Transfer RNA from Rhodosalinus sediminis, 77 nucleotides, folded computationally. Rfam family: tRNA. By type it is a transfer RNA.
[in-house]
RNA sequence: GGUCGCAUAGCUCAGCUGGAUAGAGCGCUGGCCUCCGAAGCCAGAGGUCCCAGGUUCGAAUCCUGGUGCGACCGCCA
Numbered sequence: 001g002g003u004c005g006c007a008u009a010g011c012u013c014a015g016c017u018g019g020a021u022a023g024a025g026c027g028c029u030g031g032c033c034u035c036c037g038a039a040g041c042c043a044g045a046g047g048u049c050c051c052a053g054g055u056u057c058g059a060a061u062c063c064u065g066g067u068g069c070g071a072c073c074g075c076c077a
Stems, first nucleotide, its partner, number of pairs: 001073007010026004019057001028044005050066005
């Protein structure tokens, strides 16, 4: 340098053929329970869906460019 893949909550990940309010588990906070904890139960907070632009009535999802990470291939020495 080229090709391919990935980027969504603090972490690990879903999200179909574009459809209106973006989700799960774990973790976190509060409550219940308990002598106190753990476990369990209930409730809650937490998101620029990597960035910019485009298409569309409508984009996490499609297109283009960029950034970061990973894999493979190549070049120089």